[in-house]
Context: one part of a larger RNA
RNA sequence: GCCUGCGAGUUAGUGGUACGUGGCGAGGUUAACCCGUGUGGGGAAGCCGUAGCGAAAGCGAGUCCGAAUAGGGCGUCUGAGUCGCGUGCUCUAGACCCGAAGCGAAGUGAUCUAGCCAUGGGCAGGUUGAAGCGCGGGUAAGACCGCGUGGAGGACCGAACCCACCUGGGUUGAAAACCGGGGGGAUGACCUGUGGUUAGGGGUGAAAGGCCAAUCAAACUUCGUGAUAGCUGGUUCUCCCCGAAAUGCAUUUAGGUGCAGCGUCACGUGUUUCUUACCGGAGGUAGAGCUACUGGAUGGCCGAUGGGCCCCACAAGGUUACUGACGUCAGCCAAACUCCGAAUGCCGGUAAGUGAGAGCGUGGCAGUGAGACUGCGGGGGAUAAGCUCCGUAGUCGAGAGGGAAACAGCCCAGACCACCAGCUAAGGCCCCUAAGCGUGUGCUAAGUGGGAAAGGAUGUGGAGUUGCACAGACAACCAGGAGGUUGGCUUAGAAGCAGCCACCCUUGAAAGAGUGCGUAAUAGCUCACUGGUCAAGUGAUUCCGCGCCGACAAUGUAGCGGGGCUCAAGUACACCGCCGAAGCUGUGGCAUUCACACAACAGCCAGGUCUUCGGAUCCAGGCGUGUGGAUGGGUAGGGGAGCGUCGUGUGGCGAGUGAAGUCGCGGGGUGACCCAGCGGUGGACGCCACACGAGUGAGAAUGCAGGC
Numbered sequence: 001g002c003c004u005g006c007g008a009g010u011u012a013g014u015g016g017u018a019c020g021u022g023g024c025g026a027g028g029u030u031a032a033c034c035c036g037u038g039u040g041g042g043g044a045a046g047c048c049g050u051a052g053c054g055a056a057a058g059c060g061a062g063u064c065c066g067a068a069u070a071g072g073g074c075g076u077c078u079g080a081g082u083c084g085c086g087u088g089c090u091c092u093a094g095a096c097c098c099g100a101a102g103c104g105a106a107g108u109g110a111u112c113u114a115g116c117c118a119u120g121g122g123c124a125g126g127u128u129g130a131a132g133c134g135c136g137g138g139u140a141a142g143a144c145c146g147c148g149u150g151g152a153g154g155a156c157c158g159a160a161c162c163c164a165c166c167u168g169g170g171u172u173g174a175a176a177a178c179c180g181g182g183g184g185g186a187u188g189a190c191c192u193g194u195g196g197u198u199a200g201g202g203g204u205g206a207a208a209g210g211c212c213a214a215u216c217a218a219a220c221u222u223c224g225u226g227a228u229a230g231c232u233g234g235u236u237c238u239c240c241c242c243g244a245a246a247u248g249c250a251u252u253u254a255g256g257u258g259c260a261g262c263g264u265c266a267c268g269u270g271u272u273u274c275u276u277a278c279c280g281g282a283g284g285u286a287g288a289g290c291u292a293c294u295g296g297a298u299g300g301c302c303g304a305u306g307g308g309c310c311c312c313a314c315a316a317g318g319u320u321a322c323u324g325a326c327g328u329c330a331g332c333c334a335a336a337c338u339c340c341g342a343a344u345g346c347c348g349g350u351a352a353g354u355g356a357g358a359g360c361g362u363g364g365c366a367g368u369g370a371g372a373c374u375g376c377g378g379g380g381g382a383u384a385a386g387c388u389c390c391g392u393a394g395u396c397g398a399g400a401g402g403g404a405a406a407c408a409g410c411c412c413a414g415a416c417c418a419c420c421a422g423c424u425a426a427g428g429c430c431c432c433u434a435a436g437c438g439u440g441u442g443c444u445a446a447g448u449g450g451g452a453a454a455g456g457a458u459g460u461g462g463a464g465u466u467g468c469a470c471a472g473a474c475a476a477c478c479a480g481g482a483g484g485u486u487g488g489c490u491u492a493g494a495a496g497c498a499g500c501c502a503c504c505c506u507u508g509a510a511a512g513a514g515u516g517c518g519u520a521a522u523a524g525c526u527c528a529c530u531g532g533u534c535a536a537g538u539g540a541u542u543c544c545g546c547g548c549c550g551a552c553a554a555u556g557u558a559g560c561g562g563g564g565c566u567c568a569a570g571u572a573c574a575c576c577g578c579c580g581a582a583g584c585u586g587u588g589g590c591a592u593u594c595a596c597a598c599a600a601c602a603g604c605c606a607g608g609u610c611u612u613c614g615g616a617u618c619c620a621g622g623c624g625u626g627u628g629g630a631u632g633g634g635u636a637g638g639g640g641a642g643c644g645u646c647g648u649g650u651g652g653c654g655a656g657u658g659a660a661g662u663c664g665c666g667g668g669g670u671g672a673c674c675c676a677g678c679g680g681u682g683g684a685c686g687c688c689a690c691a692c693g694a695g696u697g698a699g700a701a702u703g704c705a706g707g708c
Stems, first nucleotide, its partner, number of pairs: 001708006011093003015090010027048003033042003052059002062074004096234002099231001103224006114198009123188001125157003128153001132149006161185003165182005200216001202212003237642006247260005261368002263365007272358001274353008287340001288338002294334003298330004306322001307320004371396010401412003416589004421585003427579003430563003436576001438575006449565001455549002459546010476533005482506003487501003512527001516525002590632009607618004643697001645694010661681005666675003
């Protein structure tokens, strides 16, 4: 890992509550217990209801508060309960199942290990040479020195022994701590055998929270114990109908819960809901505006006040490239400004449409209370974020199908089932790939299309405005481009051309006191300007369409899905076709629900009438049949109808002439599932109907056991 088996909403209570159903009904019902074995009889204590109000005494269709005959609260007026059974939910219990870390109690452990006690054992070999002592020297005597002797030391080197510092291996190991090579201690605070002692908030600890039997920030075993778990995981058959939420308020609350909101079911009400049109309202957003307020803020005019300077004994005065209120002119800004002011939306009324799983009320049962993205209106942030917080709409969530290459939240569109039928949506129609290399007129040359900004540019197409031009423009070529004068100043120099000032006059077709290059300064070249040659357009500017540059990243083209595409297979406008989905249509079928009709048939129930008490008749509803309309995506969740397993009761059947089970051939049902017939195996029970009762359905729980 697979297979098989086991494996999770149970049980109790004369608990609570709602619904279904039955008995009796202004009443209903017994409990313990007794007699006793008959689905029997007894047993009225008690409980619920028939009356409420008050804390109570108490009073009573009233009562309480109150001084009250006031007022108000709760009641009466409006009568249905009660006892069983079943189901949903709930309460108390382990309460759907598994799961802690832990807490407490009583015990068991020092054969591992820590310390201690008692008694034993062990340490090859080599080295160093302390004190003391002896002799000699030395001294007044010493101290001291030398030579011997001596054999000290948590001394030295190094086996056994003890340790475990480095490195390699091992790491589903040979081993739940080892192996190899090195390393440290090795007469000591040394190592070790045996026996003993200290016990769990306790021991022991040269102290690491270490160790106390592979377990230690409180051992292990059993018990309390099924501790508790607002947490995680799991929770077993089918079909049908409906179908959420991720919000508000509160919370020692934030991943929990309570109430409300939103779902479902039952009963009631019966269009009250919704949409559109019209009418009547409230409002201060978008926009706009501001000598209409509150504020902000730019420029001009005016110029109070203040400052500077002059004058001045004081007072006064003069002046000012300073400051700049108020006023005025012009142009602006505002979520917390408004003289104004929409569109939507909201409220009410009337009418029409719709009549749908609309609305509302009461009650049973929930789930949800982590939301996500996209468009629009905003706050926060940086007018960042697949960011965050609101509002509003949509989708996903809980939604499949088609498109977007692939792609929950985008576009189209809401899947009851079947079909080798048709039409369309979004999106597409050269090939991959269903359908047009469709038509017309343009544009693009960049593979732009098929990623990007500020900015830049005689790219190219279109539409304007404007200058010059056959009295000859623009470009090119030929020629001129002069004189006063080297203008004045400055300067070493300044002559058109470092710089400053001025920028005149003359001759002329024209020529600047000079556009640029150049020189030390001159010179030289050139331009403006003018004439000629030539011959028809040539400049400036604005707007629009499409393109160009700007443009650098890591495996491989790699920023069209690919191939590939250029009067297009790109792009703009217009048009005609076609393809394309689980959409729509067609044909057949199933189910749910509503409306209408039906009785020729059958049964059940409430009620009315009659009754000989057997029943007859009328009628409402359910079941059924027919027609028509609508509906049938679905998580949490609510409701409904069923299948199967085991057993009990009653009735009916089968079976050694072969039950169940099992294997083969085969059939039926929307599904869980069911089954005729025949044959094999098997060898003793089994099936159907109606009721009842459950240890009642397995794929998941790092589930449990076994097998492979």
Large-subunit ribosomal RNA, domain II from Actinotalea ferrariae CF5-4, 708 nucleotides, folded computationally.